Notes
This is a predicted structure of an 81-nucleotide RNA (Glycine riboswitch aptamer) from an Anaerolineae bacterium. The source organism's lineage runs through Bacteria, Bacillati, Chloroflexota and Anaerolineae. The coordinates come from a structure-prediction model, not an experiment, and the mean pLDDT is 84.
[in-house]
RNA sequence: AUCGGGGAGAGAUCCGGCUUUGCCGGACGCCGAAGGGGCAAGCCCCGUUUGGGGUGAAACUCUCAGGCAAAAGGACCCGAU
Numbered sequence: 001a002u003c004g005g006g007g008a009g010a011g012a013u014c015c016g017g018c019u020u021u022g023c024c025g026g027a028c029g030c031c032g033a034a035g036g037g038g039c040a041a042g043c044c045c046c047g048u049u050u051g052g053g054g055u056g057a058a059a060c061u062c063u064c065a066g067g068c069a070a071a072a073g074g075a076c077c078c079g080a081u
Base pairs, nucleotide, nucleotide: 001081002080003079004078005077006076011028013027014026015025016024017023018022029068030067031066035064036062037061038060042055043054044053045052046051
């Protein structure tokens, strides 16, 4: 990487429209596990009592994106090649 299996959270919210299992616009509430942003120690540089800058991970954090019945998607895990 491909194939197979497992895989959480949170309004089937309200209003309007339409070609009405849905989509579009608006309102309020929420979730973190696609993607994206942020940073601790350590290390490096400058300064040399303190300090400043750079680098710097996550399932932490933000919630831009995405999501809040089922389906789909899904980090990650397992198996095969």